[in-house]
RNA sequence: CAUAGAUAAAGCCAAACCUGCUGAGAGGCAGGUACGGAAAGCCACGGGUCUUAAAAGAUAGCCGGGCUGCCAAA
Repeated sequence: CAUAGAUAAAGCCAAACCUGCUGAGAGGCAGGUACGGAAAGCCACGGGUCUUAAAAGAUAGCCGGGCUGCCAAA
């Protein structure tokens, strides 16, 4: 330095489930908890999936892409 992600250390996030609020719904938010995560930080741009009669939404913890970012041995 970060191409290499470790039986390392520090900190970080928080699935399912439960409770409350919210939304027509997919979902979202808050608390508990800890399955996991090296971008599980942010952005719906492409694809996928989901909701919806439709309009339009949801999902970044489905994949790709863009931007940013902690630590750090061999």
Predicted 3D model of a 74-nucleotide RNA (c-di-GMP-I riboswitch aptamer) from a Desulfobulbaceae bacterium. The model forms 94% of the base pairs in the Rfam consensus. Its mean pLDDT, the model's own confidence on a scale to 100, is 83. It was read from a public genome assembly, where an Rfam model found it. Its Rfam family is "c-di-GMP-I riboswitch aptamer". Its family is annotated with cyclic-di-GMP binding in the Gene Ontology.